The prediction has a mean pLDDT of 84. Predicted 3D model of a 1503-nucleotide RNA (small-subunit ribosomal RNA) from a Caldilineae bacterium. Its Rfam family is "Bacterial small subunit ribosomal RNA". Gene Ontology terms of the family: structural constituent of ribosome and ribosome.
RNA sequence: UUUUUUGCGGAGAGUUUGAUCCUGGCUCAGGAUGAACGCUGGCGGCGUGCCUAACACAUGCAAGUCGAACGGACUCAAUUCUUAGGAUGAGAGUUAGUGGCGCACGGGUGAGUAACACGUAGGUGACCUACCCCAGAGCGGGGGACAACUUCUCGAAAGAGAAGCUAAUACCCCGUAUGUUCAACCAUUCGGUUGGUUGAGUAAAGCUCCGGCGCUCUGGGAGGGGCCUGCGUCCGAUUAGCUAGUUGGUGGGGUAAUGGCCUACCAAGGCGAUGAUCGGUAGCUGGUCUGAGAGGACGAUCAGCCACACUGGCACUGACACACGGGCCAGACUCCUACGGGAGGCAGCAGUGAGGAAUAUUGCGCAAUGGGCGAAAGCCUGACGCAGCAACGCCGCGUGGAGGAUGAAGGCCUUCGGGUCGUAAACUCCUUUUCUGGGAGAAGAGACAAGGACGGUAUCCCAGGAAUAAGUCUCGGCUAACUACGUGCCAGCAGCCGCGGUAAUACGUAGGAGGCUAGCGUUAUCCGGAUUUAUUGGGCGUAAAGCGCACGCAGGCGGUCGCGUAAGUCGGACGUGAAAGCUCCCGGCUCAACCGGGAGAGGUCGUUCGAUACUGCGUGACUUGAGGAUGGGAGAGGGGAGUGGAAUUCCCGGUGUAGUGGUGGAAUGCGUAGAUAUCGGGAGGAACACCAGUGGCGAAAGCGACUCCCUGGCCCACACCUGACGCUCAGGUGCGAAAGCGUGGGUAGCGAACGGGAUUAGAUACCCCGGUAGUCCACGCCGUAAACGAUGCGAACUAGGUGUUGGUAGUAUUAAACCUAUCAGUGCCGUAGCUAACGCGAUAAGUUCGCCGCCUGGGGACUACGGCCGCAAGGCUAAAACUCAAAGGAAUUGACGGGGGCCCGCACAAGCAGCGGAGCGUGUGGUUUAAUUCGAUGCAACGCGAAGAACCUUACCUGGGCUUGACAUGGUCGUAGUAGUGAACCGAAAGGGGAACGAGCCUUCGGGCAGCGACUGCAGGUGCUGCAUGGCUGUCGUCAGCUCGUGUCGUGAGAUGUUGGGUUAAGUCCCGCAACGAGCGCAACCCUCGCUACUAGUUAUACGUAUCUAGUGGGACUGCCGGAGUCAAACCGGAGGAAGGUGGGGAUGACGUCAAGUCAGCAUGGCCUUUAUGUCCAGGGCUACACACACGCUACAAUGGCCGGUACAAUGGGUUGCCAAGCCGCGAGGCGGAGCUAAUCCCAUCAAAGCCGGUCUCAGUUCGGAUUGCAGGCUGCAACCCGCCUGCAUGAAGUCGGAGUUGCUAGUAACCGCAGGUCAGCCAUACUGCGGUGAAUACGUUCCCGGGCCUUGUACACACCGCCCGUCACGUCAUGGGAGCUGGCAACACCUGAAGCCGGUGCGCUAACCGCAAGGAAGCAGCUGUCUAAGGUGGGGCUGGUGACUGGGACGAAGUCGUAACAAGGUAGCUGUAGCGGAAGCUGCGGCUGGAUCACCUCCUUU
Repeated sequence: UUUUUUGCGGAGAGUUUGAUCCUGGCUCAGGAUGAACGCUGGCGGCGUGCCUAACACAUGCAAGUCGAACGGACUCAAUUCUUAGGAUGAGAGUUAGUGGCGCACGGGUGAGUAACACGUAGGUGACCUACCCCAGAGCGGGGGACAACUUCUCGAAAGAGAAGCUAAUACCCCGUAUGUUCAACCAUUCGGUUGGUUGAGUAAAGCUCCGGCGCUCUGGGAGGGGCCUGCGUCCGAUUAGCUAGUUGGUGGGGUAAUGGCCUACCAAGGCGAUGAUCGGUAGCUGGUCUGAGAGGACGAUCAGCCACACUGGCACUGACACACGGGCCAGACUCCUACGGGAGGCAGCAGUGAGGAAUAUUGCGCAAUGGGCGAAAGCCUGACGCAGCAACGCCGCGUGGAGGAUGAAGGCCUUCGGGUCGUAAACUCCUUUUCUGGGAGAAGAGACAAGGACGGUAUCCCAGGAAUAAGUCUCGGCUAACUACGUGCCAGCAGCCGCGGUAAUACGUAGGAGGCUAGCGUUAUCCGGAUUUAUUGGGCGUAAAGCGCACGCAGGCGGUCGCGUAAGUCGGACGUGAAAGCUCCCGGCUCAACCGGGAGAGGUCGUUCGAUACUGCGUGACUUGAGGAUGGGAGAGGGGAGUGGAAUUCCCGGUGUAGUGGUGGAAUGCGUAGAUAUCGGGAGGAACACCAGUGGCGAAAGCGACUCCCUGGCCCACACCUGACGCUCAGGUGCGAAAGCGUGGGUAGCGAACGGGAUUAGAUACCCCGGUAGUCCACGCCGUAAACGAUGCGAACUAGGUGUUGGUAGUAUUAAACCUAUCAGUGCCGUAGCUAACGCGAUAAGUUCGCCGCCUGGGGACUACGGCCGCAAGGCUAAAACUCAAAGGAAUUGACGGGGGCCCGCACAAGCAGCGGAGCGUGUGGUUUAAUUCGAUGCAACGCGAAGAACCUUACCUGGGCUUGACAUGGUCGUAGUAGUGAACCGAAAGGGGAACGAGCCUUCGGGCAGCGACUGCAGGUGCUGCAUGGCUGUCGUCAGCUCGUGUCGUGAGAUGUUGGGUUAAGUCCCGCAACGAGCGCAACCCUCGCUACUAGUUAUACGUAUCUAGUGGGACUGCCGGAGUCAAACCGGAGGAAGGUGGGGAUGACGUCAAGUCAGCAUGGCCUUUAUGUCCAGGGCUACACACACGCUACAAUGGCCGGUACAAUGGGUUGCCAAGCCGCGAGGCGGAGCUAAUCCCAUCAAAGCCGGUCUCAGUUCGGAUUGCAGGCUGCAACCCGCCUGCAUGAAGUCGGAGUUGCUAGUAACCGCAGGUCAGCCAUACUGCGGUGAAUACGUUCCCGGGCCUUGUACACACCGCCCGUCACGUCAUGGGAGCUGGCAACACCUGAAGCCGGUGCGCUAACCGCAAGGAAGCAGCUGUCUAAGGUGGGGCUGGUGACUGGGACGAAGUCGUAACAAGGUAGCUGUAGCGGAAGCUGCGGCUGGAUCACCUCCUUU
């Protein structure tokens, strides 16, 4: 390295967008818990149970035991004596005290502690060790006390004192010393070790049941402990310096023992960026939870260690303590008290109060295990063994099993058919875990006996009966599970995204469903997911992130060849890594949880032996890294001094006269005191045109006239010298644009602030006229910028092409140039590769190495506080609370732009006629009204729905009626002069009323249908929602677009095709092209008009052709010619032709947009109404009228009015109709009745403008006709509100219309009349058609409007009617400052200083020893000194709380002011700095492109 086998082994989702990829945060699914809360709750086993107040504790218990150490007391009492009262008292028992051992274990807690506290590995030649074991030696002689006890005294008590008596295994002395200790010396050792010699000192206790148990000295062991050391062990640098016993030495003291542990003296050290000191937090570990692992978090129960015992200090005793249930002192607290004094310490087991979301019994027993004492019996043991409480956890079991379809009842849903709960239930059969009752009944107990708390428990047998036993959460996506009703941005839900504004699977309820199950949800916390701190395993051009640049100490890393060493590294062996736990195997409880046995795993650990490739270290050598030497070279590199010309301004003089200057246009300003202009002379300051170039130099900032001086770096050639001397660099140091600051100069121009003029709604701006700081110099500060290539430095490697700067070599040349190669710089394009994409690409953002810096969601915040720096401005360092579910990068499709390019349209322009002014008509708004019904509202509502409102219509108002209804249909019942017609009478009518007349169909002859009446289902609604809908319609727009399939490109959204070059009315066609095709649109096919042929011709013409009518064909296609063209499409011109490049007109409206319009045309979901919002009737209203707007008509006149004469159409309509001739009337009209169901008759001689003639003569008219009066006509049931027409009379405004605005490109505009629909009539001047007469103009696309295509920018996507910034006002929240006020903590200085150890003294006192004695030795009290807890005083430090007022910040339904930014955002934006301003902001200086557009230059690509 490969193969085989076995085991283990890593999952994601939602959310930023219109969509996409990426970055990035937030959230979810998993596991866990000493848990708590809500709802619910059958059983058993095994565990676990104050995480908060190391808060305070009533009561009981938790450490005693030994009479075989001792004297006494008491009880019983054998024996003996007796005066028979009693005495004695062996012995037995109990026991306060002396004495021994224990009380330093066991049990609790985690406050303190960041430390040799703990873990691990070692050391102790620096040590101790009671009881236990082994070994050696010994146990002789003597003495004096003190408790208990007795007496007395004090005290309330606790207790104390004095005197006297007494025993011991208590105490003391003498003797002995195998030994041991000390001292000296010798030897030994690295060392305080060991051995030896000499000297000095130093022991003991008895009891006995006679077995023994003890005692003393010494050595050893076992177990336990003390001390020391290496390594490991949290956070903060907004804690950087700390230290006086401090560091070391010497002497001394102290300890079991080392040591500044203590003390005196001497020296001046010691620690620290590998984090000292300080602050915060914390018992440590085995382990526990999680994780694939590496890790992360934790340290309950169990086990090891430590620390503590009301708080602080202290020692005593002892083998061991500075001692949880011992002592002394101080303090706080509680209790007792006779007020004088005393007592106490549950962080032992129970238990109480308190705190808290929250954590149990004042239980049983020493039967077992273990411990203390004892020779033992035994005693003690809240250790422990058990039980009780709690679903707190883990594990196990059950709440039944089988059958059972009419798919019961009932619930829910329903398209009314059904579906579902659902074999679920009922019902039948069966079982008895569990439950209830009865019976039997353990193990746990050893070598003998006795001994069981648990416990009549576990377990077993019998009987009974499905009997006693199911909940909880969820059902929009993530995430498994859907409907109905209620509610209507309310009530509410929510882990994230988000639901709720009348059809809610998201709220509440119900039915159903899904999950888990004696539990289920929620909350809290930890790990995971999160590769989201990245060692495994991330990044920094634009997303957060490269220090502005350099030098450089420490540190990290380091070229080639040897030798040595063996620290790192690798391998073997040994030791250790406690037990429990974990993994595997085996076993025991019926299984499991649980428990037992065995094995394994676990350390950056220690010792030792070995290996030597690599790294390190030592040493020797080398030259390629680096540096030097020599010879050349280019340059706005830096500093200083000097010099020069052009230009601006100013001054002087000349010429010269009325303006000049400035702007979009102006004004302020300057100028008759002579400006501007122009010429000459002079002064002064600042900057250096052309050269000039993606040219050069420098580390960056930056550097530009010329000359000189001083000076740094770089490149090339050669390969002469040194021999790794190197790279990077935390901290540090230096340099560092502009603005700004200090001192002193200087000041021509420019120019923050400021003044003035404009602009504007305002204009604290943009524009203009002035102008101070400043800009300049010297010296000194500041230290920041979009200080940018938004790209740290160094090194190596990895296709090319093409410019340019400097050098060298070659070839060539007279020389230069060209050309070739190469080194160093500086640009562009591009391969591989990289990248989220954009892009980068030998000048890397490729592939690697070394080192440094930096990032970890957005806002808060380039902030606050603290520290350092600064003269100041300010700079550097740099949080938190709170808040959001995003903030972002790149690219895509649209939309938009006061961006660009191309193109079109009666869009502008060129024209013609108008509108806007007047009167009138109509519609609308508004107002009014009982009602003025409703809808339509920019274009695209407004002569629109209305192609006919007097009643009707009619939906509105007022009033009067009806209630199965004006209309439809089903059921039940009734009715027989029934249906129908319908007179009187009441009434405005509707309606009521009902005389009289009077039918039909089928029939089985019973009756039925139809009708009428009653009741009941229901009818009805122009009531609401066009934002629930269908259908239809408008609009962009008859604009040329909108898409698809396959392929290709791109991670993807998407792109390509559809872009490009031409061309067209056209995405029309051609060419080109990673596209090739296709669909809906365009065009064509259809209708009509124009020419023509044929056919047919009734009514057309007197007749025949023709005309005409209406049917079928033909004809036009850029087909032909010329020009120019990519010789393509097409275009231009021409011929022919009735017609020429879609011949004119119509029908025809792509994908879609506007929640466009319509629920009142119709249809329709839902809601509402039901003696009314339905329906009928009368009257009124829709016709109102200070006004405003829209669309029209008629005019203002002579191109005209009036009068007379006269000519020429077409489309249409007509039997409840058109209506001729004729007659009457001035006329509207009337009478009349022919003809016509229409090419025949009528409207209709069909016209009017026109033409001819006359008149009027420029005037409010012979213009104009409004308004009004009178008289008539017509329609109609009816003309008052409210019709049309006629005649006579009346005769208003108006003399061509402001700003503005509309239509139209040819048979068009304009002018002229005619017809039709609706309709009884008509307010029609409207609408739809028809013909008659019949123009002008288009240079052209700059501009306005709309549209199409391409491109560009974008922070827009509800898409510019977009987005969005700041002040101000209001509310809420957290936070900074703040005169201060008030706590806490740790130190410091001084004062006082308890207990106590030690020292001094010891005149007072004293049994043991010495001494005959005196006295001494020794000891004690007392006094005193050092140390010292606590306390006091003081000034500081650190850290909280609070504080009038104040600063900014976040959020909020939305308010005020402006419009800063996003498009060239309307002054390109951003930026450091400075000034100014309500605010966004503006301006100056310098910088950046992360600026659009146009032009130019350079470079590149292609040919």